Small-subunit ribosomal RNA, central domain from an uncultured prokaryote, 347 nucleotides, folded computationally.
Context: one part of a larger RNA
RNA sequence: CUGGGCGUAAAGGGCGCGUAGGCGGCGUAGCCAGUCAGGCGUGAAAGCCCCGGGCUCAACCCGGGAGGUGCGCUUGAUACUGCUAUGCUAGAGUCCGGGAGAGGAUGGCGGAAUUCCCAGUGUAGAGGUGAAAUUCGUAGAUAUUGGGAAGAACACCAGUGGCGAAGGCGGCCAUCUGGACCGGCACUGACGCUGAGGCGCGAAAGCGUGGGGAGCAAACAGGAUUAGAUACCCUGGUAGUCCACGCCGUAAACGAUGUGCGCUAGACGCUGGGGGUUAGGCCUUCGGUGUCGGAGCUAACGCAUUAAGCGCACCGCCUGGGGAGUACGGCCGCAAGGUUAAAACUC
Numbered sequence: 001c002u003g004g005g006c007g008u009a010a011a012g013g014g015c016g017c018g019u020a021g022g023c024g025g026c027g028u029a030g031c032c033a034g035u036c037a038g039g040c041g042u043g044a045a046a047g048c049c050c051c052g053g054g055c056u057c058a059a060c061c062c063g064g065g066a067g068g069u070g071c072g073c074u075u076g077a078u079a080c081u082g083c084u085a086u087g088c089u090a091g092a093g094u095c096c097g098g099g100a101g102a103g104g105a106u107g108g109c110g111g112a113a114u115u116c117c118c119a120g121u122g123u124a125g126a127g128g129u130g131a132a133a134u135u136c137g138u139a140g141a142u143a144u145u146g147g148g149a150a151g152a153a154c155a156c157c158a159g160u161g162g163c164g165a166a167g168g169c170g171g172c173c174a175u176c177u178g179g180a181c182c183g184g185c186a187c188u189g190a191c192g193c194u195g196a197g198g199c200g201c202g203a204a205a206g207c208g209u210g211g212g213g214a215g216c217a218a219a220c221a222g223g224a225u226u227a228g229a230u231a232c233c234c235u236g237g238u239a240g241u242c243c244a245c246g247c248c249g250u251a252a253a254c255g256a257u258g259u260g261c262g263c264u265a266g267a268c269g270c271u272g273g274g275g276g277u278u279a280g281g282c283c284u285u286c287g288g289u290g291u292c293g294g295a296g297c298u299a300a301c302g303c304a305u306u307a308a309g310c311g312c313a314c315c316g317c318c319u320g321g322g323g324a325g326u327a328c329g330g331c332c333g334c335a336a337g338g339u340u341a342a343a344a345c346u347c
Stems, first nucleotide, its partner, number of pairs: 003319004007301002012315001014201004021194003025088007033081002035077008049065006091191001092188003095184004103177007110154001114150008125136002162169002206247006215241002220236004258314006266292012296303002320347003329340004
């Protein structure tokens, strides 16, 4: 430089915003940079190719010719790309009217359960297991009734449901706030798509400072089991789990499927809107979310208008297994470590 690829074989970046760049709707006019055509110049010699010649042939050598991607100048063409000007509304956005939602943040409130504390009743057990024991209990446990305290999570509703870019989001109320959808078709007039770097967000665990600590529970201790049992089971139990602020930046961050747009049979559900109707229920349209299935695709499995089909644009990534997502170096981090990322050697 190029080919073929990326659901499961190696391969989609965890997700978004967006810089450079790449790509970009319909029409008119102009320019002629790209593009195309002609001409001129240049494109050294040797070599390659053609013709001829010299060494007895050949290799080799000599002469001539042709050719030469390209570059420069010039004349012309103007469909396409580009540039300039101007216009358009189908892309994109704004506005108005609506309804849906665990979307986010903050504050407050509620009930059930659990544990603990106080008091009453009450007496010998309770607890736990495959069976037990450790453990708790006559200093009155377990059970039960009344009162109080605390922290965490919100049964039913609940869905094959909804919202969010992803991570993720679930009691109730209020305040602040993001996005999407439907209808109107009033406005702007290509304002668009993608996105190397960059910036932000990013489960759990972990880290720092301060608080909190009911339950659960790494570590740890004990009891069992066992040949052993650094486990599975049981009794305890500290970090942690919770809150505030600041880090970390990873994951089977999965649909193992990048984003956007267009096109390509249907059927049946769920969900949010609109329109029609004979309004029982049907018909139709837009958005989302599922199951099945046709063409087509696929190595097969399967995918199939939510594509893994047919195309276009842009980004990321792969290139035999191990060594290795490791070493070294750089960058980031308080650390843990993260990220970028080899080679020897070996099969």
Background: RNAcentral holds the full RNA, with entries from ENA. Model confidence (mean pLDDT): 90 of 100. Rfam family: Bacterial small subunit ribosomal RNA.